[in-house]
Small-subunit ribosomal RNA, 5' domain from a wastewater metagenome, 522 nucleotides, folded computationally.
Context: one part of a larger RNA
RNA sequence: GAUUGAACGCUGGCGGAAUGCUUUACACAUGCAAGUCGAGCGGCAGCGCGGGGCAACCUGGCGGCGAGCGGCGAACGGGUGAGUAAUACAUCGGAACGUGCCCAGACGUGGGGGAUAACGAGGCGAAAGCUUUGCUAAUACCGCAUACGAUCUAAGGAUGAAAGCAGGGGACCGCAAGGCCUUGCGCGUUUGGAGCGGCCGAUGGCAGAUUAGGUAGUUGGUGGGAUAAAAGCUUACCAAGCCGACGAUCUGUAGCUGGUCUGAGAGGACGACCAGCCACACUGGGACUGAGACACGGCCCAGACUCCUACGGGAGGCAGCAGUGGGGAAUUUUGGACAAUGGGCGCAAGCCUGAUCCAGCCAUGCCGCGUGAGUGAAGAAGGCCUUCGGGUUGUAAAGCUCUUUCAGGUGGAAAGAAAUCGCAUCUUUUAAUACAGGGUGUGGAUGACGGUACCAUCAGAAGAAGCACCGGCUAACUACGUGCCAGCAGCCGCGGUAAUACGUAGGGUGCGAGCGUUAAUC
Numbered sequence: 001g002a003u004u005g006a007a008c009g010c011u012g013g014c015g016g017a018a019u020g021c022u023u024u025a026c027a028c029a030u031g032c033a034a035g036u037c038g039a040g041c042g043g044c045a046g047c048g049c050g051g052g053g054c055a056a057c058c059u060g061g062c063g064g065c066g067a068g069c070g071g072c073g074a075a076c077g078g079g080u081g082a083g084u085a086a087u088a089c090a091u092c093g094g095a096a097c098g099u100g101c102c103c104a105g106a107c108g109u110g111g112g113g114g115a116u117a118a119c120g121a122g123g124c125g126a127a128a129g130c131u132u133u134g135c136u137a138a139u140a141c142c143g144c145a146u147a148c149g150a151u152c153u154a155a156g157g158a159u160g161a162a163a164g165c166a167g168g169g170g171a172c173c174g175c176a177a178g179g180c181c182u183u184g185c186g187c188g189u190u191u192g193g194a195g196c197g198g199c200c201g202a203u204g205g206c207a208g209a210u211u212a213g214g215u216a217g218u219u220g221g222u223g224g225g226a227u228a229a230a231a232g233c234u235u236a237c238c239a240a241g242c243c244g245a246c247g248a249u250c251u252g253u254a255g256c257u258g259g260u261c262u263g264a265g266a267g268g269a270c271g272a273c274c275a276g277c278c279a280c281a282c283u284g285g286g287a288c289u290g291a292g293a294c295a296c297g298g299c300c301c302a303g304a305c306u307c308c309u310a311c312g313g314g315a316g317g318c319a320g321c322a323g324u325g326g327g328g329a330a331u332u333u334u335g336g337a338c339a340a341u342g343g344g345c346g347c348a349a350g351c352c353u354g355a356u357c358c359a360g361c362c363a364u365g366c367c368g369c370g371u372g373a374g375u376g377a378a379g380a381a382g383g384c385c386u387u388c389g390g391g392u393u394g395u396a397a398a399g400c401u402c403u404u405u406c407a408g409g410u411g412g413a414a415a416g417a418a419a420u421c422g423c424a425u426c427u428u429u430u431a432a433u434a435c436a437g438g439g440u441g442u443g444g445a446u447g448a449c450g451g452u453a454c455c456a457u458c459a460g461a462a463g464a465a466g467c468a469c470c471g472g473c474u475a476a477c478u479a480c481g482u483g484c485c486a487g488c489a490g491c492c493g494c495g496g497u498a499a500u501a502c503g504u505a506g507g508g509u510g511c512g513a514g515c516g517u518u519a520a521u522c
Stems, first nucleotide, its partner, number of pairs: 001522004006518005013369004018364001020361001021327001026325003030322003035072003040069002043065002047063002049060004079280003089204006097197003102193008110144001112142002119134006150159003164185006172179002206252003213243003218240008255277004259270004282303005305316004333359001335358003341355001342353004372402004382393004406463001408458005416449001421443008466511005471492003477506005487494002
């Protein structure tokens, strides 16, 4: 000199766009952060509506829908950096794998069965909850048939699937429900792809030798097992290997990277915010479900802690967003909205979303603007200094003439919002001018921010300057007070009676809504 996720002192007008627990991975009150689908199912608790009835009430699943069965999601998104020196990361390669949703292709979607929750009746418990019995449905569950692909094979053969729902409709059939046809969404088997993921190898990036030897599943082989998959991954047997001064092992420290800061560079230091990867979710362990987890807001066991209890027994996990206590020099609101972007579910309408978008707080840093402009010498008054002549503050003020950014008042006023949706038309499909999909045209609706950006206008210089320093380094000097005292100080050093170095004042210098100090890096 540059820099910072900074803090402290003094001071503080406005705006833009950013950042904001670096310490206790300490403990957490409260609210919210993951739901959705009635176009899978039986249903109808509550609300609304309809029907009956004078009323009490009864009744209809009609709008819809609590709870339940079922599906998908909950493995994403969000947080933190404890652990980890290599099961991580970065880069470059590799072969023995998996893959829900998505894309393209092939072939199917036939016919049956038995249950169970909800619900009813009853029981136990303070509660959490549990239990007996009876009824019922499905895209829940289980067989049978079939098998283009697929799997196994001793090559003969064997094994293994599926589910329906919704919209519309001409002929035909049917007493009716409907069959039937068709469209859309699904379902099953399978091939390929995309993206994603698992695995292996090489190279690279810390410190310590006051750590020199380490290793028995250890190194390799064979057989068995396990996995989606290679492999001592695991197991039985056999052999005795394997790593190491090119630093093994041990110990300490640490998430890694793109990058950030600094520097002419080479380097050095760092890894907040943003992005990629990894690891973790009260502590330790374990598996279940599933395409995917050994799962932050799932389960089981153990432990510590907290809470409820009728003392028998139960409940919990903010390193999600806010917020509280504690720690600390130190770090924000228990805010608004799903309008946009994105995600989950759904045919869709839509619902959910503390992701996200916004607002709030803080000069924490960066950037921009303002605190007025011109004129004005009697060089006013006052202050300070003085050689008492004057000098300086100083065109500074006053006065005169103007302007009105920003703040304040009033009025106007965008963009972020065109999709979904309605109508018309063309086209695909089809028996069909129907339904559904696609294109075009057109119409209306939808904004948290927020009456915001921006614009116009009103009044009036009106509301807006401080901080540090002035011995040398280092830009800037005098007076008074003090008298090795009080004090200053980054280094050299000042202060013991004329201190440009302490304190105050006047003046000056530097920066300026900031200025200094401390800490830290180059």